Predicted 3D model of an 81-nucleotide RNA (c-di-GMP-I riboswitch aptamer) from a Candidatus Rokuibacteriota bacterium. The prediction has a mean pLDDT of 86. NCBI's taxonomy places the organism under Bacteria, Bacteria candidate phyla, Candidatus Rokuibacteriota.
């Protein structure tokens, strides 16, 4: 320091679902909850899925969401085998 990740130690973040508020929607933000999570930090760069519009049905095709879907890229605590 790099791989890796413990019945270890500080600690962290929030699934469903419920409340309000934002959006044409996916969905997002807040509070409340914890199903998980060694990156459940951050990043739409590739698939992929989902929502709104377009198109000659189909195929596609434009904008958006999803980082807790996968892949990828930066960063980081601790330090047992």
């Nucleotide at each position: 320091u790099c791989c890796c990740g413990a019945u270890a130690a500080a600690g962290g973040c929030a699934a469903a679902c419920c409340c309000g508020c934002c959006g044409c929607g996916a969905g997002g933000c807040g509070g409340g909850g914890a199903c998980g999570c060694a990156a459940a930090a951050c990043c739409a760069c590739g698939g992929a899925u989902c929502a709104g519009g377009c198109c000659a049905c189909u195929c596609g095709c434009c904008u958006g969401a999803u980082g807790g879907c996968c892949g990828g890229g930066u960063u980081a605590c601790c330090g047992a085998a």